[in-house]
RNA sequence: UCUGGUAAAGGGCAAACCUGCUGAAAAGUAGGGACGCAAAGUCAAGGGCCUAACCUCAAAAGUAUGGCAGCCCGACUGCCGAA
Numbered sequence: 001u002c003u004g005g006u007a008a009a010g011g012g013c014a015a016a017c018c019u020g021c022u023g024a025a026a027a028g029u030a031g032g033g034a035c036g037c038a039a040a041g042u043c044a045a046g047g048g049c050c051u052a053a054c055c056u057c058a059a060a061a062g063u064a065u066g067g068c069a070g071c072c073c074g075a076c077u078g079c080c081g082a083a
């Protein structure tokens, strides 16, 4: 230095749910709360999933330009550091 994460230590994040706010919604955000996470840090222009205001449509419905990185793959960055 690399692999490895069943070591130790210091820490970190925060699902569901509840409340406020934003939003058409999905969802986001702040507080509470912990199911979990060694990248649960960042990236939505790969796949997938959610929503459908606008638009199309007689209607049913369709559509992302809106979202999800805690669905998978990938890119970049990063704490500790034992066997």
Stems, first nucleotide, its partner, number of pairs: 005080001012037002017032006035070001041076003046072002048068003055062002